[in-house]
RNA sequence: GGCCCCAUCGUCUAGCGGUCUAGGACGUCGGCCUCUCACGCCGAAAACAGGGGUUCGAUUCCCCUUGGGGUCA
Numbered sequence: 001g002g003c004c005c006c007a008u009c010g011u012c013u014a015g016c017g018g019u020c021u022a023g024g025a026c027g028u029c030g031g032c033c034u035c036u037c038a039c040g041c042c043g044a045a046a047a048c049a050g051g052g053g054u055u056c057g058a059u060u061c062c063c064c065u066u067g068g069g070g071u072c073a
Base pairs, nucleotide, nucleotide: 001072002071003070004069005068006067007066010026011025012024013023018056028044029043030042031041032040049065050064051063052062053061
């Protein structure tokens, strides 16, 4: 350098044109429990890499950029 794949809460992930308000696990925070901690239970906060395009409507489809991975040289 060519080609292919990936990018969603702090981490791992589900979703994949609209009716979900983007869900789950771990973690964090608060409360209950406990003499206290842990465990357990309840609750809360927290995310669609950036820019354009298509569309009535984009996290989802297309293009470019950025970052990561694989492969060929």

A computed fold for a 73-nucleotide RNA from Desulfobulbus sp., annotated as transfer RNA. Rfam family: tRNA. Rfam classes the family as a transfer RNA. Lineage of the source: Bacteria > Pseudomonadati > Thermodesulfobacteriota > Desulfobulbaceae > Desulfobulbus.